Model confidence (mean pLDDT): 84 of 100. The RNA shown here (c-di-GMP-I riboswitch aptamer) has 75 nucleotides and comes from Malonomonas rubra DSM 5091. Its Rfam family is "c-di-GMP-I riboswitch aptamer". From the family's description: GEMM was predicted in a large-scale screen for bacterial structured RNA regulatory elements. The source organism's lineage runs through Bacteria, Thermodesulfobacteriota, Desulfuromonadales, Geopsychrobacteraceae and Malonomonas rubra. It was read from a public genome assembly, where an Rfam model found it.

[in-house]
RNA sequence: CUCCGCAAAUAGUAAACCUGCCGUGAGGCGGGGACACAAAGCCACAGACCCCAAGCGGGUGGCUGGGCUGCCGGA
Numbered sequence: 001c002u003c004c005g006c007a008a009a010u011a012g013u014a015a016a017c018c019u020g021c022c023g024u025g026a027g028g029c030g031g032g033g034a035c036a037c038a039a040a041g042c043c044a045c046a047g048a049c050c051c052c053a054a055g056c057g058g059g060u061g062g063c064u065g066g067g068c069u070g071c072c073g074g075a
Base pairs, nucleotide, nucleotide: 002075003074004073005072012037013036017032018031019030020029021028022027035062041068042067043066045065046064047063048060049059050058051057
């Protein structure tokens, strides 16, 4: 550096639901909570889906692809 992997170890994230706030809404942020996750870390480029006040507008990365970065182990 590349590929493979969660078996081990150290870490990590946090679905649904409840709750406070923001937003027309999809949804977002904080607290609780754990369904899951080897990138469930980040990015809206392409597709897909969702919202709207229908604008080359907005949202979803835990929908798929892609890009960048990262712990441990094996080859």